The RNA shown here (Guanidine-I riboswitch aptamer) has 103 nucleotides and comes from Paenibacillus silvestris.
The organism belongs to Paenibacillus, within Bacteria.
The sequence was found by an Rfam model in a public genome assembly.
Its Rfam family is "Guanidine-I riboswitch aptamer". From the family's description: This family represents a conserved RNA structure found upstream of the ykkC and yxkD genes in Bacillus subtilis and related genes in other bacteria.
RNA sequence: UACAAAGUUUUCUAGGGUUCCGCGAUGGCUCAAGCCACGGUCUGGUCCAAGAGAAAACGCACAGCUCACCCUGUGUUCACGGAGGGACAAAAGCCCGGGAGGA
Numbered sequence: 001u002a003c004a005a006a007g008u009u010u011u012c013u014a015g016g017g018u019u020c021c022g023c024g025a026u027g028g029c030u031c032a033a034g035c036c037a038c039g040g041u042c043u044g045g046u047c048c049a050a051g052a053g054a055a056a057a058c059g060c061a062c063a064g065c066u067c068a069c070c071c072u073g074u075g076u077u078c079a080c081g082g083a084g085g086g087a088c089a090a091a092a093g094c095c096c097g098g099g100a101g102g103a
Base pairs, nucleotide, nucleotide: 007058008057009056010055011054012053015048016047020045021044022042023039024038026037027036028035029034059076060075061074062073063072064071078098080101084096085095086094
């Protein structure tokens, strides 16, 4: 200095907030039921969610078999990282981004 399938999707998880639901020895109205407001320094459900987390499917590489396809086997390694900005209700290990930078 260069290269990469260092691929895609799905379902999840760490994590994340607060639209909706729930929750509340918070306030208001109310006999009450309930309604409105406020609260995420509320366990949660819904929701968002990892390049450097998990699993699966597909794919990819090589080998075997085959006229060929199918099929079978093996492999699919590594990965420190701001600040800032962006989206949705909002935030984030989301996106910019395997970026800048560092080793």